[in-house]
Molecule: Bacterial RNase P class A
Organism: uncultured Wenzhouxiangella sp.
RNA sequence: GAGCCGGCCAGACAGUCGCUGCGCGAGGAAUCGCGUGGAGGAAAGUCCGGGCUUCACAGGGCAGGGUGCCAGGUAACGCCUGGGGGGUUGUUCCUUCGGGGAUGAUUCACGGCCAGUGCCACAGAGAACAUACCGCCGAUGGAGGGGCUCCGGCCGCUCACAGGCAAGGGUGAAAAGGUGCGGUAAGAGCGCACCGCGCGGCUGGUAACAGGCGCGGCACGGUAAACCCCACUCGAAGCAAGGCCAAAUAGGGAUGCGAUGGCGUGGCCCGCGCUGCAUCCGGGUAGGCUGCUAGAGGCGGCUGGCGACAGCCGUCCCAGAUGAAUGACUGUCCAACGACAAAACCCGGCUUAUCGGCCGGCUCU
Repeated sequence: GAGCCGGCCAGACAGUCGCUGCGCGAGGAAUCGCGUGGAGGAAAGUCCGGGCUUCACAGGGCAGGGUGCCAGGUAACGCCUGGGGGGUUGUUCCUUCGGGGAUGAUUCACGGCCAGUGCCACAGAGAACAUACCGCCGAUGGAGGGGCUCCGGCCGCUCACAGGCAAGGGUGAAAAGGUGCGGUAAGAGCGCACCGCGCGGCUGGUAACAGGCGCGGCACGGUAAACCCCACUCGAAGCAAGGCCAAAUAGGGAUGCGAUGGCGUGGCCCGCGCUGCAUCCGGGUAGGCUGCUAGAGGCGGCUGGCGACAGCCGUCCCAGAUGAAUGACUGUCCAACGACAAAACCCGGCUUAUCGGCCGGCUCU
């Protein structure tokens, strides 16, 4: 100097005029005065988890949703911490030049494809009980010449007919282990070494997993953000939840009063229903109060822990509105014009937006 990661701040001060919660005082009230508090790191998106509230619920199962390496933290989580494994990349060491080791950063939707089923376009010969286009070989068998011959045969050559091969080329995202040596007619785990893979056991680790050892020439392509399987987990709706008080009007119930009436029940009687006034009662609308901000709370210290975090002690009170406040102007200053954006029941996360500045750490030059 560059890059990355983490934490913090989010213009400062003064004056004037306003808004709003609470307390005190004045006033009959409206209201006024004084004091004091008054947005964020994301208040946002409403994606996940919990508290709280109402409803539902014996228990179990089915269906459906969610999560998915291991261990821990937490009220809980899809979050966080630590660890393991894979990918990418920087540095460095070793090297048989194929690769391997150490370390840092970064990243991962990281259970299971020998339970079953499905899919793998195009290209390509072949895409899963493999295949053969070009190619290689043609040892063996066959065909055609040639040479030698002791006439029994023998030795070259040619063809690519039968047949053998899967090394090389080519296609593809992916081609049935990789590299090397041997081997062979040519080849091939055909044999061997190393790497990879599978199985078994040992050691270390709580575990994920790691490292030796032995066995097996390889049997098991990919895909589960394909159905599915396995494990764990999940009741629903949300502060417009919910609780309380309670006008006017209309309607409901009870009692009383009155003509013992009127209307309906197809004509009549009984019965039944409706119809007037007064008082009382209950539900409920408008409206009001509550829920409502002292909380998984902030700050400091000590202790335990690698850490997330937990325990104890001390201290502080830090918005609570309901057309919904937190603003405007002036002056001075600054690293100089100050970004993104504003609560609405509360809290823990994640994600997204964000001018600029400060601090710390790591890597490289």